The RNA shown here (SAM riboswitch aptamer (S box leader)) has 99 nucleotides and comes from a soil metagenome. Its mean pLDDT, the model's own confidence on a scale to 100, is 84. Of the family's consensus pairs, 97% are formed in the model.
[in-house]
RNA sequence: UUUAUCCAGAGUGGCUGAGGGAACAGGCCCGACGACGCCACAGCAACCCGGCGCUUUUGCCAAGGUGCUAAUUCCUGCCCGAUAACCGGGAAAGAUGAA
Repeated sequence: UUUAUCCAGAGUGGCUGAGGGAACAGGCCCGACGACGCCACAGCAACCCGGCGCUUUUGCCAAGGUGCUAAUUCCUGCCCGAUAACCGGGAAAGAUGAA
């Protein structure tokens, strides 16, 4: 850079010790009843690899490579539609896989 997906799913223990939820702003939330992070184990999922079935689309399994395990990617910001308001669709940005 291209492409697919992102309203589902899945936590305990140990260490640490003050901020954290990507960045900016606003909101909302998590956090000394220990968050975030790191490690171990466990688990989820099924993108890749592998195995099985099928004419194909694709379905099943889950040993391996990643990924993930608060809240929709926590929500909004830009565009379009609609409204008294709630809202719906898309984009941008981001995350993950594959190339």